[in-house]
């Protein structure tokens, strides 16, 4: 002294399943995360419900496996399910941002 990792602004991208249960109260199961508020809009007597939207909560943003296609697919597993593997040296997918104390790596310089 440069990089990264790490931490924060700020932009931006994403998904939300499965099984019990009177399918109602709720519980379980894997995950980072399995809707938490608003709001609109169908429908209703009114909510439940089921889309859309913004907020936030989690991940991931070209060093991309976050995520979407392949798939109503294949092997194994469970009560079920992307649950696990493999598909994947497949295809697609969002930052050429800004900042930062200390520490930990690497790569260079200089002293000793």
């Nucleotide at each position: 002294a440069u990089c990264a990792a790490c931490c924060c602004u700020u932009g931006g991208g994403g998904g939300a399943g499965g099984c019990a249960g009177u399918u109602u109260a709720u519980g379980c199961c894997u995950g980072a995360g399995a809707g938490u508020c608003u709001u609109c809009c169908g429908a209703u007597a009114g909510a439940a419900c089921g889309g859309g939207a913004g907020a936030g909560a989690c991940c991931c943003c070209u060093u991309g496996a976050a995520c979407c296609u392949g798939a109503u697919a294949c092997g194994g597993a469970u009560a079920a399910u992307u649950c696990c593997g493999a598909c994947g040296g497949a295809g697609g997918a969002a930052a050429c941002a800004g900042g930062g104390a200390a520490u930990u790596g690497a790569u260079c310089a200089g002293a000793a």